[in-house]
Context: one part of a larger RNA
RNA sequence: CGCAGGAGAUUUGAGGGGGGCUGUCCAUAGUACGAAAGGACCUGGAUGGACGAACCUCUGGUGUACCAGUUGUGCCGCCAGGCGCAGCGCUGGGUAGCCAUGUUCGGUUGCGAUAACCGCUGAAAGCAUAUAAGCGGGAAGCGCGCCCCAAGAUAAGAUCUCCCACCCCGCAAGGGGCUGAAGGGCCCUCGUAGACGACGAGGUUGAUAGGCUGGGUGUGUAAGCGCCGUAAGGCGUUGAGCUAACCAGUACUAAUAGCCCGUGAGA
Numbered sequence: 001c002g003c004a005g006g007a008g009a010u011u012u013g014a015g016g017g018g019g020g021c022u023g024u025c026c027a028u029a030g031u032a033c034g035a036a037a038g039g040a041c042c043u044g045g046a047u048g049g050a051c052g053a054a055c056c057u058c059u060g061g062u063g064u065a066c067c068a069g070u071u072g073u074g075c076c077g078c079c080a081g082g083c084g085c086a087g088c089g090c091u092g093g094g095u096a097g098c099c100a101u102g103u104u105c106g107g108u109u110g111c112g113a114u115a116a117c118c119g120c121u122g123a124a125a126g127c128a129u130a131u132a133a134g135c136g137g138g139a140a141g142c143g144c145g146c147c148c149c150a151a152g153a154u155a156a157g158a159u160c161u162c163c164c165a166c167c168c169c170g171c172a173a174g175g176g177g178c179u180g181a182a183g184g185g186c187c188c189u190c191g192u193a194g195a196c197g198a199c200g201a202g203g204u205u206g207a208u209a210g211g212c213u214g215g216g217u218g219u220g221u222a223a224g225c226g227c228c229g230u231a232a233g234g235c236g237u238u239g240a241g242c243u244a245a246c247c248a249g250u251a252c253u254a255a256u257a258g259c260c261c262g263u264g265a266g267a
Stems, first nucleotide, its partner, number of pairs: 001152001005163007015149004021049007033038001051106005059100004066093005071086006110144003117137004164266001166177004178264001183261004187203005208254003211250005218242002224237005
């Protein structure tokens, strides 16, 4: 810009893409078959491999915004307690998120038309013949079916709901005035979204983010003080103190105020 008014939702599916794998074991059954050795079709069940998707409950990884231990050095006047730097100084753990090695799920079943192949009926050609007329069966393959995208599918589809019912001059073209809907955007707080747009949650009729409060989680018994020990240190107060991204509650802070687009019934 188009889709012959504008708008918000919900959709149809032309068309396109994805997927499509397979082992072993058990039962049927030591049956059919076979002298024996051996050993099934069909059907049902169990359990794997590789591949793929989603997810984070579990297991594990990361986790330079969490906790603890510890070395050297500088500083906070000293002690104590801390902070800076040394690859996050080093070390032991670890929330959310993101992950796989973890978890769940997938291929199937089914319908249709067929290939090789197997048939029924059957003449030409009194026979025969699956074929000439006619009618069946038959693949991991083909078309559907399953999952995803999809009306710029210009053949531009459908459904539901919402909105606009002006004035003056002029023959007309056009000009002047009034009006500005439904809805959308700008702007702002953000994240389940994200390179930017976009998408989604919100903007006081408010829990969107921060803060605060409570909870959870993680670290693993803080500081101070008391007692014991010459001291290093130990014990008690104490599962203490601290605790990111998690879960709630709460308007304390910030989403204020406002502006713009979009018209007047539709060739």
Record summary:
Model confidence (mean pLDDT): 91 of 100. This is a predicted structure of a 267-nucleotide part of an RNA (large-subunit ribosomal RNA, domain VI) from a Candidatus Aminicenantes bacterium. It matches the Rfam family "Bacterial large subunit ribosomal RNA". The organism belongs to Candidatus Aminicenantota, within Bacteria.